[in-house]
RNA sequence: GAGUCGGUCAGGCGGUCGCGUCAGCUGAGCUUCGGCUCAGCUGCCGAGGAACGUCCGGGCUCCACAGGGCAAGGUGGUGGCUAACGGCCACCCGGAGUGAUCCGCGGGACAGUGCCACAGAAAGCAGACCGCCUCGCGGUCCAGCCGGUUUCGGCCGGAAGGGCGGCGCGGUAAGGGUGAAACGGUGGUGUAAGAGACCACCAGCACUCCAGGUGACUGGAGUGGCUAGGUAAACCCCACCUGGAGCAAGCUCAGACAGCAGGCGACCGAGGACGGCCCGUCCGAUGUCUGCGGGUAGAGCGCUAGAGCCGGCCAGCAAUGGCCGGCCGAGAUGGAUGACCGUCACUGCACCGUUGGCAACGACGACGCAGAACAGAACCCGGCGUAUCGACCGACUCAU
Numbered sequence: 001g002a003g004u005c006g007g008u009c010a011g012g013c014g015g016u017c018g019c020g021u022c023a024g025c026u027g028a029g030c031u032u033c034g035g036c037u038c039a040g041c042u043g044c045c046g047a048g049g050a051a052c053g054u055c056c057g058g059g060c061u062c063c064a065c066a067g068g069g070c071a072a073g074g075u076g077g078u079g080g081c082u083a084a085c086g087g088c089c090a091c092c093c094g095g096a097g098u099g100a101u102c103c104g105c106g107g108g109a110c111a112g113u114g115c116c117a118c119a120g121a122a123a124g125c126a127g128a129c130c131g132c133c134u135c136g137c138g139g140u141c142c143a144g145c146c147g148g149u150u151u152c153g154g155c156c157g158g159a160a161g162g163g164c165g166g167c168g169c170g171g172u173a174a175g176g177g178u179g180a181a182a183c184g185g186u187g188g189u190g191u192a193a194g195a196g197a198c199c200a201c202c203a204g205c206a207c208u209c210c211a212g213g214u215g216a217c218u219g220g221a222g223u224g225g226c227u228a229g230g231u232a233a234a235c236c237c238c239a240c241c242u243g244g245a246g247c248a249a250g251c252u253c254a255g256a257c258a259g260c261a262g263g264c265g266a267c268c269g270a271g272g273a274c275g276g277c278c279c280g281u282c283c284g285a286u287g288u289c290u291g292c293g294g295g296u297a298g299a300g301c302g303c304u305a306g307a308g309c310c311g312g313c314c315a316g317c318a319a320u321g322g323c324c325g326g327c328c329g330a331g332a333u334g335g336a337u338g339a340c341c342g343u344c345a346c347u348g349c350a351c352c353g354u355u356g357g358c359a360a361c362g363a364c365g366a367c368g369c370a371g372a373a374c375a376g377a378a379c380c381c382g383g384c385g386u387a388u389c390g391a392c393c394g395a396c397u398c399a400u
Stems, first nucleotide, its partner, number of pairs: 001398009011344007019046002022043009048374001052385002055383005060246004067279004072242005077091005092106001093104004107237002112235002114231003129176002131172003135168003139164004145158005184202006203227001205224008250301004259292006271283003308327008346371004352365005
């Protein structure tokens, strides 16, 4: 100088005005004499690292403290942590990077089915477009051979060979070209040309054995047949997990109201708990369901002491757990937690002074202007994800 990872903070102090819960005091009103309401004063406390999104998990509450099966949904390397998790930690495997480190939607494609766009001839136990090769049939050229003829220049006919090109039946997966992917790679034997057809080495696969590890897996040896494509965030298979609804849960008190019509039904039971289905269990007659009509819009509990926070020690690589000591830090319900001023600190810009330096530039100081984010509890926790002006700290890597 460049970079990687982890963590902390989220302006401080003072003044003025204001707000909410709770406690105390004063005053007024009411009172069933217990208190209640209103106003004022004093005191304590009063948003976050994400309070956010509501994505996942748990506590709590009710429904049967939740039962069996199917269906449906979710998770998916291994081991551990945890109340639990799709979270976290450590490791394994694969990939990226010189490296610190980062990324992975990481079970199964010999159970079965499906799909593989475009391009390409062909996309699954494939395929012959170009190319290569054998054979057959025409064409043309070449230099010779044989026979006939001749005016000795040649001409006609025949069989075979070679070259070039065309058509056709085939062979061939070496080469070209297409693609994300074309049925192992290199070299040789072989062949008409070729090909794991055969051979050597290498890669990879399956099986067996040995060694290490709790395990994922790793290392080594041998054998086999020569090669097996991808996709499961397609159906599906395997393993594991999940009952439903949510604080407007739920409970209590006070207050208001008006019934009418229809369906079903008395233990062989309507309907309900029960949210997709079936089973099963329980409730069930002053029953239950549907429609119309009517009433209420209050108060209290739940409600904040908790898987809590801070410090120390111990166990563990770590996540985390244990022990000891200390602390109490919002509880609103049209919803409080704010506004202004001063000052200090921070950042940026402009300018000035002192100082170091050849210079670029750096350090210190003064003044001016500007900036200071993302965002706000509503039952409570653990995570994840996303947003965030900036400042600081620690560990590590690379280059010089």
Background
The RNA shown here (Bacterial RNase P class A) has 400 nucleotides and comes from uncultured Lapillicoccus sp. The source organism's lineage runs through Bacteria, Bacillati, Actinomycetes, Micrococcales and Lapillicoccus. It matches the Rfam family "Bacterial RNase P class A". Its family is annotated with ribonuclease P activity, dimeric ribonuclease P complex and tRNA processing in the Gene Ontology. The sequence is in RNAcentral, with records from MGnify.